[in-house]
Parts: sequence; structure tokens; C1' cells
RNA sequence: GGGCCCUUAGCUCAUUCGGUUAGAGCAACAGACUCAUAAUCUGUGGGUGGAUGGUUCGAUUCCAUCAGGGCCCA
Repeated sequence: GGGCCCUUAGCUCAUUCGGUUAGAGCAACAGACUCAUAAUCUGUGGGUGGAUGGUUCGAUUCCAUCAGGGCCCA
């Protein structure tokens, strides 16, 4: 330098003919239980869906550019 892929909650990941308020586990917080802790159970909060634009009535999803990362080739 060229090709392909990835970026969604604090972490690891779902969510596909584009369609109503984007979810799960773990973690965090509160409560129950316990002499207490852990475990277990219940509940709660937590998202500009990498950035900027474009297409569309409507975009996490389609398109372009940029940023970061991975693999392969040179």
C1' cells in the first nucleotide's frame, strides 16, 4: 500500500424482508435471608448503537467519508 471483517450498557455479547418504549448474563446499587460474610432470591438504575453526513414517512440495520481495532496478501 491492497482486500476482508469488527465497533451496541462498566465488561462479554444478542437484536436481519428497515417499523411501536434496543435486550441478556456478569458487575454496580437497594432490599430479603443470615449473629455476620459469602451463596441464593427479589427489585432498581445504567445506551447520543464509534464520529459526521446521505437515502427514506421511518435507520442499530442501507450508502459515503473519517477514527480505532483484528486477520490475510504485498
Overview
The RNA shown here (transfer RNA) has 74 nucleotides and comes from a Bacteroidota bacterium. The organism belongs to Bacteroidota, within Bacteria. Model confidence (mean pLDDT): 80 of 100. It matches the Rfam family "tRNA". By type it is a transfer RNA.